[in-house]
RNA sequence: UCCCGACAAAGGCAAACCCGUCGAAAGGCGGGGACGCAAAGCCAACGACGCUUCGGCGGAUCGCAGUGAGGGACCGCCAUGCGGGUCGGGUUGCCGAG
Numbered sequence: 001u002c003c004c005g006a007c008a009a010a011g012g013c014a015a016a017c018c019c020g021u022c023g024a025a026a027g028g029c030g031g032g033g034a035c036g037c038a039a040a041g042c043c044a045a046c047g048a049c050g051c052u053u054c055g056g057c058g059g060a061u062c063g064c065a066g067u068g069a070g071g072g073a074c075c076g077c078c079a080u081g082c083g084g085g086u087c088g089g090g091u092u093g094c095c096g097a098g
Base pairs, nucleotide, nucleotide: 004096005095012037013036017032018031019030020029021028022027035085041091042090043089046088047087048086049083050082051081055078056077057076058075059074
């Protein structure tokens, strides 16, 4: 220096769930809490995968109401929204038994 990860030491993070809060939702943030984690540090507009559909587009139907326009519930599609504790990738880093 590169790999590797010990029933080592020091320290770190914090799933589910609960409370508060933001959001249409997925989910985020703060507090509590620990299932786990050797990068469960950082990036995410590098690729993939997953989640959601306020909104947009399309369809079909009903017939509210009525002069008409228009709207609602229903079905399908779409990420520009979200997840890094889904995987690969990039980047930085603590310790050192072997």

Background:
This is a predicted structure of a 98-nucleotide RNA (c-di-GMP-I riboswitch aptamer) from a Gemmatimonadales bacterium. Its mean pLDDT, the model's own confidence on a scale to 100, is 80.